Transfer RNA from a Lachnospiraceae bacterium, 72 nucleotides, folded computationally. It matches the Rfam family "tRNA". Its mean pLDDT, the model's own confidence on a scale to 100, is 81. Taxonomically the source falls in Lachnospiraceae (Bacteria, Bacillati, Clostridia, Lachnospirales).

[in-house]
RNA sequence: GGCUCCAUGGUCAAGCGGUUAAGACAUCGCCCUUUCACGGCGGUAACUCGGGUUCGAAUCCCGAUGGAGUCA
Numbered sequence: 001g002g003c004u005c006c007a008u009g010g011u012c013a014a015g016c017g018g019u020u021a022a023g024a025c026a027u028c029g030c031c032c033u034u035u036c037a038c039g040g041c042g043g044u045a046a047c048u049c050g051g052g053u054u055c056g057a058a059u060c061c062c063g064a065u066g067g068a069g070u071c072a
Stems, first nucleotide, its partner, number of pairs: 001071007010025003018055001027043005048064005
């Protein structure tokens, strides 16, 4: 340098054009408990960036950045 794949809360991770962006762990609050732990209920918190297509984009297209693999 060419090609392929990936990028979503603090971490993991679903999504396949119309979702309140699901879930788990973590964190915070309340309940339970003499206390802690376990358990129950609830809250906070996310689409890498810039364009394009579309009535509508996390999702499709182009480019950039970063990462992984492969060929040389």